A computed fold for an 86-nucleotide RNA from a Rhodospirillales bacterium, annotated as c-di-GMP-I-GGC riboswitch aptamer.
RNA sequence: AUCGAAAAGGGCAAACUGCUCGAAAGGGCAGGACGCAAAGCCACCGAUCUAAUGGAGAUGAUCCGAAGAUGGCGGGGUUACCGAGU
Numbered sequence: 001a002u003c004g005a006a007a008a009g010g011g012c013a014a015a016c017u018g019c020u021c022g023a024a025a026g027g028g029c030a031g032g033a034c035g036c037a038a039a040g041c042c043a044c045c046g047a048u049c050u051a052a053u054g055g056a057g058a059u060g061a062u063c064c065g066a067a068g069a070u071g072g073c074g075g076g077g078u079u080a081c082c083g084a085g086u
Stems, first nucleotide, its partner, number of pairs: 001086002003083002011036002016031006034072001040078003044075003047070004054064003
């Protein structure tokens, strides 16, 4: 450097529940553990999701998309504990 077999010290925490923020997607905190070797950090690329007090449309259906969300969707960047193998 690469890799993740066994283990130690530990770490994080899905669903669900309560409170709370948000128009929503979804977020925060607490409880809780399905899982995770980067499930630490960064929206850079792709993907997916939401979509107004905005625009189109005919009031509607529907479309667009300002701006957001997901790092536990894939890739990339960056930092890191332990230790067989290479």
Annotation: It matches the Rfam family "c-di-GMP-I-GGC riboswitch aptamer". Its family is annotated with cyclic-di-GMP binding in the Gene Ontology.